[in-house]
RNA sequence: AGAGUUUGAUCCUGGCUCAGAUUGAACGCUGGCGGCAGGCUUAACACAUGCAAGUCGAGCGGUAACAGGGGUAGCUUGCUACCCGCUGACGAGCGGCGGACGGGUGAGUAAUGCUUAGGAAUCUGCCCAGUAGUGGGGGAUAGCCCGGGGAAACCCGGAUUAAUACCGCAUACGUCCUACGGGAGAAAGCAGGGGAUCUUCGGACCUUGCGCUAUUGGAUGAGCCUAAGUCGGAUUAGCUAGUUGGUGGGGUAAAGGCCUACCAAGGCGACGAUCCGUAGCUGGUCUGAGAGGAUGAUCAGCCACAUCGGGACUGAGACACGGCCCGAACUCCUACGGGAGGCUGCAGCAACGAAUAUUCCGCAAUGGACGAAAGUCUGACCGAGUGACGCCGCGUGCAUGAUGAAGUCCUUCGGGAUGUAAACUGCUGUCAGGGGUUAGGAAGAUCUGACCAGCCCCACACGAAGCACCGGCUAACUCCGUGCCAACAGCCGCGGUAAUACGGAGGGUGCAAGCGUUAAUCGGAAUUACUGGGCGUAAAGCGCGCGUAGUUGUUUUGUAAGCGAGAUGUGAAAGCCCCGGGCUUAACCUGGGAACGGCAUUUCGAACUGUCAGACUAGAGUGUGGUAGAGGGUAGUGGAAUUUCCUGUGUAGAGGUGAAAUUCGUAGAUAUUUGGAGGAACACCAGUGGCGAAGGCGGCUCACUGGCUCGAUACUGACGCUGAGGUGCGAAAGUGUGGGGAGCAAACAGGAUUAGAUACCCUGGUAGUCCACACCGUAAACGAUGAAUGCCAGUCGUCGGGCAGUAUACUGUUCGGUGACACACCUAACGGAUUAAGCAUUCCGCCUGGGGAGUACGGUCGCAAGAUUAAAACUCAAAGGAAUUGACGGGGGCCCGCACAAGCGGUGGAGCAUGUGGUUUAAUUCGAAGCAACGCGCAGAACCUUACCAACCCUUGACAUCCUGUGCUAACCCGAGAGAUCGGGCGUUCACUUCGGUGACGCAGUGACAGGUGCUGCAUGGCUGUCGUCAGCUCGUGUUGUGAGAUGUUGGGUUAAGUCCCGCAACGAGCGCAACCCUUAUCCUCAGUUGCCAGCACGUAAUGGUGGGAACUCUGUGGAGACUGCCGGUGAUAAACCGGAGGAAGGUGGGGACGACGUCAAGUCAUCAUGGCCCUUACGGGAUGGGCUACACACGUGCUACAAUGGCAGGUACAGAGGGCAGCAAUACCGCGAGGUGGAGCGAAUCCCACAAAGCUUGUCGUAGUCCGGAUCGGAGUCUGCAACUCGACUCCGUGAAGUCGGAAUCGCUAGUAAUCGUAGAUCAGAAUGCUACGGUGAAUACGUUCCCGGGCCUUGUACACACCGCCCGUCACACCAUGGGAGUGGGAUGCAAAAGAAGUGGCUAGUUUAACCUUCGGGAGGACGGUCACCACUUUGUGUUUCAUGACUGGGGUGAAGUCGUAACAAGGUAACC
Repeated sequence: AGAGUUUGAUCCUGGCUCAGAUUGAACGCUGGCGGCAGGCUUAACACAUGCAAGUCGAGCGGUAACAGGGGUAGCUUGCUACCCGCUGACGAGCGGCGGACGGGUGAGUAAUGCUUAGGAAUCUGCCCAGUAGUGGGGGAUAGCCCGGGGAAACCCGGAUUAAUACCGCAUACGUCCUACGGGAGAAAGCAGGGGAUCUUCGGACCUUGCGCUAUUGGAUGAGCCUAAGUCGGAUUAGCUAGUUGGUGGGGUAAAGGCCUACCAAGGCGACGAUCCGUAGCUGGUCUGAGAGGAUGAUCAGCCACAUCGGGACUGAGACACGGCCCGAACUCCUACGGGAGGCUGCAGCAACGAAUAUUCCGCAAUGGACGAAAGUCUGACCGAGUGACGCCGCGUGCAUGAUGAAGUCCUUCGGGAUGUAAACUGCUGUCAGGGGUUAGGAAGAUCUGACCAGCCCCACACGAAGCACCGGCUAACUCCGUGCCAACAGCCGCGGUAAUACGGAGGGUGCAAGCGUUAAUCGGAAUUACUGGGCGUAAAGCGCGCGUAGUUGUUUUGUAAGCGAGAUGUGAAAGCCCCGGGCUUAACCUGGGAACGGCAUUUCGAACUGUCAGACUAGAGUGUGGUAGAGGGUAGUGGAAUUUCCUGUGUAGAGGUGAAAUUCGUAGAUAUUUGGAGGAACACCAGUGGCGAAGGCGGCUCACUGGCUCGAUACUGACGCUGAGGUGCGAAAGUGUGGGGAGCAAACAGGAUUAGAUACCCUGGUAGUCCACACCGUAAACGAUGAAUGCCAGUCGUCGGGCAGUAUACUGUUCGGUGACACACCUAACGGAUUAAGCAUUCCGCCUGGGGAGUACGGUCGCAAGAUUAAAACUCAAAGGAAUUGACGGGGGCCCGCACAAGCGGUGGAGCAUGUGGUUUAAUUCGAAGCAACGCGCAGAACCUUACCAACCCUUGACAUCCUGUGCUAACCCGAGAGAUCGGGCGUUCACUUCGGUGACGCAGUGACAGGUGCUGCAUGGCUGUCGUCAGCUCGUGUUGUGAGAUGUUGGGUUAAGUCCCGCAACGAGCGCAACCCUUAUCCUCAGUUGCCAGCACGUAAUGGUGGGAACUCUGUGGAGACUGCCGGUGAUAAACCGGAGGAAGGUGGGGACGACGUCAAGUCAUCAUGGCCCUUACGGGAUGGGCUACACACGUGCUACAAUGGCAGGUACAGAGGGCAGCAAUACCGCGAGGUGGAGCGAAUCCCACAAAGCUUGUCGUAGUCCGGAUCGGAGUCUGCAACUCGACUCCGUGAAGUCGGAAUCGCUAGUAAUCGUAGAUCAGAAUGCUACGGUGAAUACGUUCCCGGGCCUUGUACACACCGCCCGUCACACCAUGGGAGUGGGAUGCAAAAGAAGUGGCUAGUUUAACCUUCGGGAGGACGGUCACCACUUUGUGUUUCAUGACUGGGGUGAAGUCGUAACAAGGUAACC
C1' cells in the first nucleotide's frame, strides 16, 4: 500500500466481498511446562447451607460458661459435689464507638446524573493547633429475682439496682439571640503511680495518661448553585397554574416555589421545548497515518440501586445491602390464633443460555473497626484450586548417517518424490520426575509464613505436535473415486465421465501448544468526504419570483468580544509515550520525566474579523433625455377559411381508403352562384428575430400599465447578494357554477384490418377545447446546467442604442442581448469553452447501490381527482454513464451474383427405379439431417461383403511377440454333420550348423497378452463440406486516444478483384486477388510408327495393301503469339473506360486445378490413426440359414412417357474418349433372340469391344388411350455363379395399367451454354434409369436493378455480444417469503378526572395518662397514648393517547431451468419513443 466482482473488450460511476488489528468470547480438532493477567456479557430470575461487623470489663450493675485460687462436705488423699467474683476472663444486659466505610450490581436515570471550570448562603464524629473549663445535686431503668400469657416469635405485671445512661442547679473566656436595654446555654469520669494529711479503710487528696464540656481556626468529608459539553427520532411543534416573578410567613445545616397566603402574567421552544425510544457517566479501551469511528469488562473517580413501592427514626453523617415501620408479590414455619425471610457480599445450588471457576487456606503481609494495650473481628485482602480464555517465555532433542533401505505416492516405465528424513553410531539433559538443602517476602530488638522460589545430586532420548489451507484474490499440485449426484462456497464461482474448486490419498504451504470457524468493532471505505466527495448525460439544481434569519465595498480614530504572546491555577492516580531500575529474558512490576491537544484567571498587543463613531464613491439606486419590443390586463374592430341555413344552376353519384365498407345522395347530394348566421383561430410578414422571473406571448386600433436598455450629467452614500421556514405566480389535463359551442375531439357507436384487434385506418360523435368567477399546483415545468460577483485567447453572424470617419451605403469603435466555431483550461468520455461544465468567493437546494417505492402508515392541503412530506421488512450482486469493436434492423447510400426480370427446359400430377422418414420385424446393422442429409458413405447386399438376427460351436483364441514341450508337415482319401468341426486312413519335413543346437512351420500347454465396425467427432490428429473463388483478413514501425481501439484498410475515381491511380499521419509488408501450372483455339521448328498419303511406282473387285515419301492430317517435344502494345475519344494530363485497326484469338480468349483470416463444438472414433472409458468361455472368434430387398403411408433425386418437330419399317452418313490376358474377342456356323459352338488377332495409334445415335431418305400410321405409352402379370428361355426361392440381369411369345403436359409451390441454365442424341469407363463372376468421362446436333433471352434471396464497402440506431432463431414486458395458474388494510381480540406504557387511604411526619386536640423542673402543694410547665385534619404508597373506576402481539378475509410486492395468453419496449421494433 491494495485486490476480486457489472463488459465481447474499455474508461468511469457505484455497491458487494477479501487480505489487517482486536475481544471478558463461544464452537470444532488437538494439547508438554512455567510466569503474569483476567473469567455469568444471558434471568436487577429464584435461592438450601456456611461464613462476610463487630469491639470495649481501663464506662456500669454483674457472674450463665471456662480456668486458677480459696473454703465447706463426702470420703477410695486426690476425686466428686457445693460455696466464695478473690483472680484470669466473660454469656446475656445497660452504656460508648463502629454497623453511612469496606464489598456487590448497573435495574433506573438523557439530567435531582456525569465531565471541565467556577461560585456562596452551609455542616463536618474521629484527627491537628489554640483558648477556657471539668463545681454541686437528683430521679429512674434494663439485667437479676418472682408471677403470668403464647405452639412459636415474643409479650405483660410486680419488686429491686448501677453507670462515661438521663435531668435540674451553679459558673460562662469564647459562643448564640437581641428591640442593643438585656437575655440564653456546658460538662463525666476511668486507669497507673504516690510523699504528707484525713478516713466510715471502700477511699478522699496529689500527679501522669486517657476521657468529658464550651469555643476558635485548620484538615478531611459532605450538601447546594452557575456556565459549557453530554445518543437517536420533527411520520413528536407547540409545552407550562407552583407554572415564571414579587411580597409576607414557614421550613432546612444552608440559597431557593423547597412549602404556604396574596399579587402580577409570566417562563421555555426550529440554536429543537414537549413527547417517544435507547442508555449509568468518566479516566480510559479497541481501531485508525491522523481527523475520526466504535466501546465503557477487569483497575480508578463519580452516581444510582439493595425483592417491588412508600415512609420516617437514630445519628456528625442514612431516608441506611447483612437497621426499623407499612403496603404488594413470592417462599418457609404453624397448635390456623399468628409469625419468619430477602446472596445485585464470598463460596455454592437451581434455572436461562453458545458460555464463565472452589460450598479452598490464612489473617503471615497491606488496609479497616473497636480497644490504653495485649488483642478480637475482617469471604476487604493475601494466596492456592479450576478452565490454553488471553499475553509472554521454554521444550518436544543435537551431531553423524546414501545401498539415496523398506513402505507409500506419481510415472513418459527410463525413473522421480517422501529424503539425511528414518534405521544405525555418538553426545547433551532445558522442562517434567525422584532425593537433599537454603534464601526471600519479616518492617521492628525478640517473635511471627497461608503460599512459593533458588541451589546441589540422580537416571533415561526417554514423557511431550497438532491444526488449517493448496482455482483466482492468496503462499502451496498431482493421482484415484464421484458424474449438475453427493457435496463445496468469504466474493467470483465449482460439480452434467479425463474436477489442481466435491470426497480420499501422496506431496506441498502457513501458523504452532495451538490451529481453524462463528459472532462483534474499527480499518481498508475519499462508501457521509472537517481533514477529504459530488449534482449537463452515472444518484443528485426546488417550475419561477418576492422576502425574515446568514453574509457583505474603500478609509480614519477609538474599543478589545474573537485573535496573538507571556504568566498563574487546574487538567486525580493508573494507563499511552520517553529515559532508567527489578524479576535468568519477556510478558509483568517499579522510579523519574513528558504529555493530557482542554478550561479558568491575569498582564500585554492591535494587523485582521467584530463593535461604536466619522468620512468616501468604484457596488447599488434616483432624477433627466431618447430607442426597441407577440411584456401584461381592458374595450372595440377586420378579412380569409371551415361548418350551417335560404335560394339559383345542375344530375348521379359523392365521400373515404393500401383496398374497401359504414356514411351522404333522385325527398336532388357532391360541384357551382349570390345572400345570411355563428364560433374559434389569426396565412404571408416570420428570422437559432423580439419581450417576459418562469409558465408563456403573434390580425388591427384607442386609452391604462410593468420591466429592460442607451447617452450625458447631477444627487443619495453600501442602501448590496443570497434566501431555511413564509408568501405570490405557475402549460396542459381535470373540478365547481353560469354562459357559449363553428372546427377539432377522450369516452362511445358503426365499418374495416386481423388468428384475435376492447388498437393503428375510415365514418360519425359527447364531455372538453372558448368566456366569466373560483379551485387544482403538477409536466422530459429541460439548457435535464440554482442565484450573484470578479478574472481568463480569438473569429464570424444577428437584434437594440451611442460615437467617429462629411454620408440612409460601408468601415472602425463602445455598451446591452442572442447564436455558430474554436485556444488555454476542465471533463470518465461525450462534450463545455467570456451566455463555462474554466479559475475563485458568498448563500440556498439536493445525492449516497439496484429493486421494494416516490409505495405503505401517519400528518398537512384539496369538493374530488389527487398533491406534498416519506419509511421498513424482504430480495439481488449488480443496476448505471460514456465511448469501442462486431452483429443485427420490416434504417440509409453505393455495388455484385442465373438473385430478380427476359427466355428455354424441367420438378410438383402418372408408372417405374433409387435414397430417406415412418411403420413392421427375431433382425430389417450403422452413420448422414435446412441451404451444406435424402441415385449420400455404397466405383455396384443372392453366399461373401456384413458390422444385424436365430439356433450351433471355440476360449492364449482367426492375427502379433515372448516362454516350455513335441517333430506326428501340408496336401489327398473315407465316414458323421447344415457347416464350423470331429473321427479314421495314407503320409512321414525343410534350411543353417562350431553337430551342442538354432531358425521356419505345425500341434499341445502356461501366462503376459491378443481381439472389439463397443462408447465418446462435445477429449483428438488427419481428411472433408459450407459461407465462397466472396474480396477480403492481418502485421511491423510511426501517429493518435486515459483506454478498449483508431489510423493504414477511410475519401475521389476505376476494376472481376483491398485491381490500379490520385489524395491523405501515415510509411511499408504478409496471407488472399491476378500471374506462374494443365487443357483448348492459330502458326512454326524437329521427329515419323502401329498414324498419314500430295506427288512417283506396283498391286487389288475394293482397301496406305506394298515400294517409297515427310508435303498434309495426326501424334509427341520445343517455341511463337495477346501486352490495352497501336489509333481516336472520354477522364484530373492519372488509373481506366468506350470505339476502331490488325489478328486464329481482344481486353482475366474458353475450361480446369488452385479455396486467405476465420465461421458452423458442421461431418467422420464405421477408411485410417489415437487419449480415456467399457467387454474378456465374450460386446472377441468360427460356421449355417435369414435380414439389410419388409410396406396402409409421406418426401427427395431420377428414368420412361403422355405423342405427328412423333411412332414403326426399309435404306444410308459422320465422332470423340476409353477399356482389354482368370481379358477383349474378329471371320465362320447354330438360334427369331438373349446367346451358343469355335478361337484368327491383340498386353494393343497395329487386333478386339465397336454397327455410334439423333441426322438424311422412302413408306406407313392420321389425333385415337391410338401402330402413343409401356407398367403389371402368364408362359418359355439365355447367361453369370457352389447356389438366382426369399433376391440377379437379359431374350422371345402373350398381356397392355396409369398417363392426353400436371394445383399451391419450386429447380437448372447466359454459348458450343440450355435442350436433345448416342458412346465409353470405374466398381464388377453377374447385376445401372446412378456416377464419371466423351463427342454429335445445337437455340432463345438479358429493358434493367424497383422488388425476393445471398454477399461486399461506407454510414446510422441499438436495452443485442450464445450476437434478431437476440433481448424482453404484463396479466393469469402454482409454491414459498416478508409486509399494508381489516369486524375485532389480548397485553404494556401513559395523560386527565375522580375514588381510596396503611405506615409515617406535621398541625390541632375539650379524651386517657405522666419520674426528675416549678409550686401558693390545689396544681402547672413539659411529655406519652388516643382522636382528628393535611400530605401520601398500594389499589379502584371512567375516558383518552400510544405501542406490541394476534385476526376470518383482502391488497399489492418479492423470489422460484424448462406452465398459459399475447408481443408493449430495444432497429423507423414494424403506429418513433418518453413525461
Predicted 3D model of a 1475-nucleotide RNA (small-subunit ribosomal RNA) from an uncultured bacterium.
The prediction has a mean pLDDT of 84.
Its Rfam family is "Bacterial small subunit ribosomal RNA".
RNAcentral holds the sequence, with entries from ENA, Greengenes and SILVA.